Transfer RNA from a Patescibacteria group bacterium, 72 nucleotides, folded computationally. The sequence was found in a public genome assembly. The coordinates come from a structure-prediction model, not an experiment, and the mean pLDDT is 83. Its Rfam family is "tRNA". By type it is a transfer RNA. Rfam describes the family as follows. Transfer RNA (tRNA) molecules are approximately 80 nucleotides in length.
RNA sequence: CGGAGAGUAGUGAAUCGGUAUCACGCUACGUUCGGGACGUAGAGACAGAGGGUUCAAUUCCCUCCUCUCCGA
Numbered sequence: 001c002g003g004a005g006a007g008u009a010g011u012g013a014a015u016c017g018g019u020a021u022c023a024c025g026c027u028a029c030g031u032u033c034g035g036g037a038c039g040u041a042g043a044g045a046c047a048g049a050g051g052g053u054u055c056a057a058u059u060c061c062c063u064c065c066u067c068u069c070c071g072a
Stems, first nucleotide, its partner, number of pairs: 001071007010024004018055001026042005048064005
C1' cells in the first nucleotide's frame, strides 16, 4: 500500500428496517445460625465517530478511527 473481517451494558455474545435480548457479574429482598447455592425483583448499553437513504436505521450506503487476519 491492496483485500477481508470485527467494533452493541462491567465481561462474553445475540439482534440480516419497527419498544435492543440473553448468560455471567452488580444491587435489594427471601431462604440459612452465617456463607454458598437457589428463588424473586431491580439498575445498567440509545449500538466506535460523523453523514446519507427511509415515516422509521444496531441493521442499508459513504467517509473516518481502532483492532485482527491475508497478500505485496